[in-house]
Context: one part of a larger RNA
RNA sequence: GAAUGAACGUUGGCGGCGUGGAUUAGGCAUGCAAGUCGCGCGGGUGUAGCAAUACAUCAGCGGCGAAAGGGACAGUAAUGUAUAGAUUAUCUGCCCUCAGGACAGGGAUAGCGGCGGGAAACUGCCGGUAAUACCUGAUGACAUCUUCGGAUCAAAGGUGUGAAUCCGCCUGGGGAUGAGUCUAUAUCCUAUUAGCUAGUUGGCGGGGUAACGGCCCACCAAGGCAUCGAUGGGUAGCGGGUGUGAGAGCACGACCCGCGUCAUUGGGACUGAGACACUGCCCAGACACCUACGGGUGGCUGCAGUCGAGAAUCUUCGGCAAUGGACGCAAGUCUGACCGAGCGACGCCGCGUGCGGGAUGAAGGCCUUCGGGUUGUAAACCGCUGUCAGUGGGGAGGAAGGUCCUGUGAAGAGCAGGAUUUGACCUAUCCGCAGAGGAAGUGAGGGCUAAGCUCGUGCCAGCAGCCGCGGUAAGACGAGCCUCACAAACGUUAUUC
Numbered sequence: 001g002a003a004u005g006a007a008c009g010u011u012g013g014c015g016g017c018g019u020g021g022a023u024u025a026g027g028c029a030u031g032c033a034a035g036u037c038g039c040g041c042g043g044g045u046g047u048a049g050c051a052a053u054a055c056a057u058c059a060g061c062g063g064c065g066a067a068a069g070g071g072a073c074a075g076u077a078a079u080g081u082a083u084a085g086a087u088u089a090u091c092u093g094c095c096c097u098c099a100g101g102a103c104a105g106g107g108a109u110a111g112c113g114g115c116g117g118g119a120a121a122c123u124g125c126c127g128g129u130a131a132u133a134c135c136u137g138a139u140g141a142c143a144u145c146u147u148c149g150g151a152u153c154a155a156a157g158g159u160g161u162g163a164a165u166c167c168g169c170c171u172g173g174g175g176a177u178g179a180g181u182c183u184a185u186a187u188c189c190u191a192u193u194a195g196c197u198a199g200u201u202g203g204c205g206g207g208g209u210a211a212c213g214g215c216c217c218a219c220c221a222a223g224g225c226a227u228c229g230a231u232g233g234g235u236a237g238c239g240g241g242u243g244u245g246a247g248a249g250c251a252c253g254a255c256c257c258g259c260g261u262c263a264u265u266g267g268g269a270c271u272g273a274g275a276c277a278c279u280g281c282c283c284a285g286a287c288a289c290c291u292a293c294g295g296g297u298g299g300c301u302g303c304a305g306u307c308g309a310g311a312a313u314c315u316u317c318g319g320c321a322a323u324g325g326a327c328g329c330a331a332g333u334c335u336g337a338c339c340g341a342g343c344g345a346c347g348c349c350g351c352g353u354g355c356g357g358g359a360u361g362a363a364g365g366c367c368u369u370c371g372g373g374u375u376g377u378a379a380a381c382c383g384c385u386g387u388c389a390g391u392g393g394g395g396a397g398g399a400a401g402g403u404c405c406u407g408u409g410a411a412g413a414g415c416a417g418g419a420u421u422u423g424a425c426c427u428a429u430c431c432g433c434a435g436a437g438g439a440a441g442u443g444a445g446g447g448c449u450a451a452g453c454u455c456g457u458g459c460c461a462g463c464a465g466c467c468g469c470g471g472u473a474a475g476a477c478g479a480g481c482c483u484c485a486c487a488a489a490c491g492u493u494a495u496u497c
Stems, first nucleotide, its partner, number of pairs: 001497004006493005013351006019344002026307003030304003035064003040061002043058006071262003080187008090179002095175007103137004112127006143152003157167002188234003195225003200222004205217003237259004241252004264285005287298004315341001317340003323337001324335004354384004364375004388438001390433005397426002401421008441486005446467003452481005462469002
């Protein structure tokens, strides 16, 4: 000098864009953060109706989603990351594409009704009901296995419709996307850590997995790693990047993006295309809460918020209008993702705090050799302007879409036209109004280093980054005036280069 997720002191007008729990991965009150589908299913309730029925709504069965999105960096020095490869050793829901198929039957169960148990959480028995829930048979190939003879494996319907045609269902091939596994190289400090290792290293045979493999097991052999640093100890998520620097390098890894890991602590599996699963399940521990003492409940490292610790880090806000996601034929519903607003000079950038004239160089202050000098065109005074802020009004844009109707069309596809409708929040910009009115500080002035005089103090009080100032004329302490630097900031501290 540059920089920071900064903090502290003094001061503080406005706006834009960013950014804000770095410490206790400490504990958490409260609300919200994952639902959706009635065009899969049978019921309950309500409304309309004489009724058939229609509409609305509710719990349940069922499907899809809940493995994404969001948070954090505890662990991890390599089951990680980065780069380059391998997978004839693999899987992949939804999506695209191609080839086929969808036949015949069955028994349950929740909801519901009845009777109970329990303080609650919840739960038992009996009866009976539906399905795109479940099961059996048939059909099976370019699918799987194969001794090449053969053997094995599927399905579901729905929709105001009589569906090859719309939405779905089943099997197989290909694609796309996502993921698993393996290899090579690189990846901090420490030798005041020198030896480490029995599933250890390899083989044979099996088990297991989507898949290779000591991944696991039986048997056999005695190997494997290491001064090119094994093993142990310490520290640490990694990268794209960020800071600095002419570069080489050094330091760092906030925000944003990719990967990994974690979800009160430890362990475990279930379901599923995918988890060993943040707001799923089971067990154990600690902690907290409820209890009728028998027993139960909970997990903010989601968004806000609270306590604690700390030098230190925000609102218990608005909206699904946009972008994206889940579900749905759709309308739509949900979405603390996201978009916005709020708070903080925390950072960067921009703007303003007026402009022109104005000397008897007013008054006041300070200095003085008492003549004057300086503050200083500064003020007053005269003329002018209207940025920003204030106030009133207009107003583009962020909106693409959705629904309905008409035409075309084989069509409910697509295309064209018309009508209607969707903004939480923000506002570019324009016009009117009034009036210089509402808006300047901080640090420094011995040298380094731009900027000095007077008074007070008297090695005291104090200053200080280094050199050093202060013991009676201190340009270095304190005050006043003046000056210098930067400016809505200016200094100090900490840290990096």
Molecule: small-subunit ribosomal RNA, 5' domain
Organism: metagenome